RNA sequence: AUAGAGGCUGCGGAAAGCAUAAGUAGGGGAAAACGAGACCGCCGGGUCGUUAUCAGUUUCUCCCAAAGGGAUUUCCGCCGAAACCGAGGGUCUUCGGAAGGCCCGCCGGUUGGGACGCAGGACAAUAUCCUGCGGACUGUCACAACUUUGUGGAGAGCUAU
Numbered sequence: 001a002u003a004g005a006g007g008c009u010g011c012g013g014a015a016a017g018c019a020u021a022a023g024u025a026g027g028g029g030a031a032a033a034c035g036a037g038a039c040c041g042c043c044g045g046g047u048c049g050u051u052a053u054c055a056g057u058u059u060c061u062c063c064c065a066a067a068g069g070g071a072u073u074u075c076c077g078c079c080g081a082a083a084c085c086g087a088g089g090g091u092c093u094u095c096g097g098a099a100g101g102c103c104c105g106c107c108g109g110u111u112g113g114g115a116c117g118c119a120g121g122a123c124a125a126u127a128u129c130c131u132g133c134g135g136a137c138u139g140u141c142a143c144a145a146c147u148u149u150g151u152g153g154a155g156a157g158c159u160a161u
Base pairs, nucleotide, nucleotide: 001161002160003159004158007079010078011077012076013075014074015073016072018070026063027062028061029060031059032058033057034056037048038047039046040045042097043096044095082111083110084109085108086107088104089103090102091101092100112138113137116134117133118132119131120130121129122128140153141152142151143150144149
C1' cells in the first nucleotide's frame, strides 16, 4: 500500500408509505363565571387592555394540523464503520441583543462490538437516542497454563499478501 474479518440485533445515510404525536397546538361560535393585567419563549424595546359583552383565562361546542423522534421495506456507502465532548469556522432566525438550530473540515480527547440492568439528560412518550456505571456475552492480540481455561491490553488494533 492492497484485500479482508468481528455482527443474522455490526455502523451510518436516503426514499416511500404507516403508526404515534393528537382530537393536542391552532381557528370559528355561543353562554356563564373570573378578570388587571396579558402577549412577543429571556433582556432591551413594543402591542393590546384595566370595571367590563370589550386584553386575557376557564367551561361547552364545531373544524382540525405539523415538525422532530419511531419501527418496517427498498436502495446506497462502509468496518473509527461511527458516536460523544471541547475548541474553531460558516450560515439561519430578530426591531436589536442573548440564547438556540443546521453545516463544515479536520485540531484535541474518549469509546473493539452489540444486548441487558441501574442512574441522569433530551423528548408528548413506557418508543428511541445520548452519557456514566455494572456484571456477563462476543471478536481480536499478548502472556501463562494445556486440549481447554485464566489474566491483561486496545481499533493508530488484528489477519493475509

Model confidence (mean pLDDT): 80 of 100. The RNA shown here (Lysine riboswitch aptamer) has 161 nucleotides and comes from a bovine gut metagenome. Its Rfam family is "Lysine riboswitch aptamer". Its family is annotated with lysine biosynthetic process in the Gene Ontology. The sequence is in RNAcentral, with records from MGnify.